[in-house]
Context: one part of a larger RNA
RNA sequence: GGGUGAACGCUAGCGGCAUGUUUAAGGCAUGCAAGUCGAAAGCCGCUUUUGGCGGCUUGGCAAACGGGAGAGUAACACAUUGGUAACCUAUCUCUAUCUUGGGCAUAACCCAGAGAAAUCUGGGAUAAUUCCCAAUAUUCAUGGGGGGACACAAGUCAUUCCCAUGUAAAGAUUUAUCGGAUAGAGAGGGGCCUAUGUCCCAUCAGCUUGUUGGUAAGGUAAUGGCUUACCAAGGCAACGACGGGUAGUGGGUGUGAGAGCAUGACCCGCCUCACUGGGACUGAGAUACUGCCCAGACUCCUACGGGAGGCUGCAGUCAAGAAUCUUCCUCAAUGGACGAAAGUCUGAAGGAGCAAUGCCGCGUGGUUGAUGAAGCUUUUCGGAGUGUAAAAACCUUUUAUCAGGGACGAAUUUGUGACGGUACCUGAUGAAUAAGUCACUGCUAACUUCGUGCCAGCAGCAGCGGUAAUACGAAGGUGGCAAGCGUUACCC
Numbered sequence: 001g002g003g004u005g006a007a008c009g010c011u012a013g014c015g016g017c018a019u020g021u022u023u024a025a026g027g028c029a030u031g032c033a034a035g036u037c038g039a040a041a042g043c044c045g046c047u048u049u050u051g052g053c054g055g056c057u058u059g060g061c062a063a064a065c066g067g068g069a070g071a072g073u074a075a076c077a078c079a080u081u082g083g084u085a086a087c088c089u090a091u092c093u094c095u096a097u098c099u100u101g102g103g104c105a106u107a108a109c110c111c112a113g114a115g116a117a118a119u120c121u122g123g124g125a126u127a128a129u130u131c132c133c134a135a136u137a138u139u140c141a142u143g144g145g146g147g148g149a150c151a152c153a154a155g156u157c158a159u160u161c162c163c164a165u166g167u168a169a170a171g172a173u174u175u176a177u178c179g180g181a182u183a184g185a186g187a188g189g190g191g192c193c194u195a196u197g198u199c200c201c202a203u204c205a206g207c208u209u210g211u212u213g214g215u216a217a218g219g220u221a222a223u224g225g226c227u228u229a230c231c232a233a234g235g236c237a238a239c240g241a242c243g244g245g246u247a248g249u250g251g252g253u254g255u256g257a258g259a260g261c262a263u264g265a266c267c268c269g270c271c272u273c274a275c276u277g278g279g280a281c282u283g284a285g286a287u288a289c290u291g292c293c294c295a296g297a298c299u300c301c302u303a304c305g306g307g308a309g310g311c312u313g314c315a316g317u318c319a320a321g322a323a324u325c326u327u328c329c330u331c332a333a334u335g336g337a338c339g340a341a342a343g344u345c346u347g348a349a350g351g352a353g354c355a356a357u358g359c360c361g362c363g364u365g366g367u368u369g370a371u372g373a374a375g376c377u378u379u380u381c382g383g384a385g386u387g388u389a390a391a392a393a394c395c396u397u398u399u400a401u402c403a404g405g406g407a408c409g410a411a412u413u414u415g416u417g418a419c420g421g422u423a424c425c426u427g428a429u430g431a432a433u434a435a436g437u438c439a440c441u442g443c444u445a446a447c448u449u450c451g452u453g454c455c456a457g458c459a460g461c462a463g464c465g466g467u468a469a470u471a472c473g474a475a476g477g478u479g480g481c482a483a484g485c486g487u488u489a490c491c492c
Stems, first nucleotide, its partner, number of pairs: 001492004006488005013362006019355002021320001026318003030315003035061003040058008068273003078197003082193003087190003092186008100134004109124006140166007148157003171178002199245003206236003211233008248270004252263004275296005298309004326352001328351003334348001335346004365395004375386004400429006409419001412415001436481005441462003447476005457464002
């Protein structure tokens, strides 16, 4: 000198755009943050009854996204590079073929009962795109066999043929479509593996028994000690194993001429977490933030028998702290879920609010105006400074206030705007509504007087102050920056 998610002191007119718990991954009152489909189905209620509205349940899809946080993690976590002949993929797109025939239940509902509640038990009835069985299935899966390619061989195969066995389907409606099953391909998404890179401590020097490898089996979508049995005794380490500390990581960001050093707020990608620990279920996908089960700590309800909960979502609250916002509006736009659609939901998002926290822009008036008012300061008492500064005259109206008009953002012919009567435009009024802060010994731009008297105090360093202090305090003056200025902290 530059920088900051800053804080503190003094001060403060406006606008735009950003940013805003860096600490206690401490505890949380309240509301909302994930539903949707009647064009899958049964039923209940209401009704203006061949229609409609509301609700319950079964069923489907979604809830694995979106949003938050950085606790853990020094690791294939991340970044880059390859591999997968060791793999998966709902929805979407394309291609091909099919969509046949039966059956058993069950919820809501009704009846009875238990309980304070949460909720639960027994009996009865019923539907489906729920569930089950059967048919068919070249393609698919499993097993066997033949040919071919590669290979010294073991063997491998993205190729081809044959045989056996096994596995499918669901209907709806406004009759035009939407669905369902199987197989193949694509797109997008993921899993796994490899090489290289990735902080400090050697006052951490030896570490390891599923450990290292093999065989077999299990398991997985898939490779693999991933797991198990048996066999061998290996494997890692001064090119730093093991241990300890610290830490999410990259794109980036700050600084610097660069090399580098520091850093990882906001935004984007990846990873990890969801009261703490463990576990699986469902599913194409989770070991699942607002799903389930168990244990624990904590909080709440209770009729003491038993139950309920999880803001590291958006607001908000307490605590902690130097310190960080509204319990706001809207689905109008963009995007997401569901739906054939109308549409519903969406604290994602779009907006508004608060804060000079930052960056940028604008203003606080302009011109004329005296050998120069007053006041104040100073003086060698002559004067000098403040100073064209003021007053005064003329002008302007950014801004301010008031009044009138008034959007774009709407994609789509019509209708549809939270923001918002906002931005913007026009007119009126009147210089009107708007300047501080720090410094002035040297470094370092800017000096005098008074007070004080090694006191009170200042100070980044050198150092000032003990009676003439340009260094303390005040005043006047001056210098710097300016809606900010200065201090502190941290980085280069």

Model confidence (mean pLDDT): 84 of 100. Predicted 3D model of a 492-nucleotide part of an RNA (small-subunit ribosomal RNA, 5' domain) from Candidatus Komeilibacteria bacterium CG11_big_fil_rev_8_21_14_0_20_36_20. Its Rfam family is "Bacterial small subunit ribosomal RNA". Its family is annotated with structural constituent of ribosome and ribosome in the Gene Ontology. The sequence was found in a public genome assembly.